A computed fold for a 93-nucleotide RNA, annotated as Glycine riboswitch aptamer.
[in-house]
RNA sequence: GAGGGACUCUCUGGAGAAGCUCAUCAUUGAGUGCCGAAGGUGCAAGGCGCGCACAGCGCGCCGAAUCUCUCAGGCAAAAGGACAGAGGAACGU
Repeated sequence: GAGGGACUCUCUGGAGAAGCUCAUCAUUGAGUGCCGAAGGUGCAAGGCGCGCACAGCGCGCCGAAUCUCUCAGGCAAAAGGACAGAGGAACGU
């Protein structure tokens, strides 16, 4: 000098769904309906292992997402927010 750059930090953008009902009486509890984009659950191809009567079959384990579930979280604004962009930067080539 050039390129890369996890986690983290700063800035910007960032969706969905009841400002529901009842009780309490002032922040909690209960109920109904709903949302998926913190976190978490599930698995396809594929891989590995084992067994068997072995061109194969069966079982077990691993295995991604903005898919799925809705445990958690959320359903005015604020906050949060997956993800995206810009900057900084450990590190190491």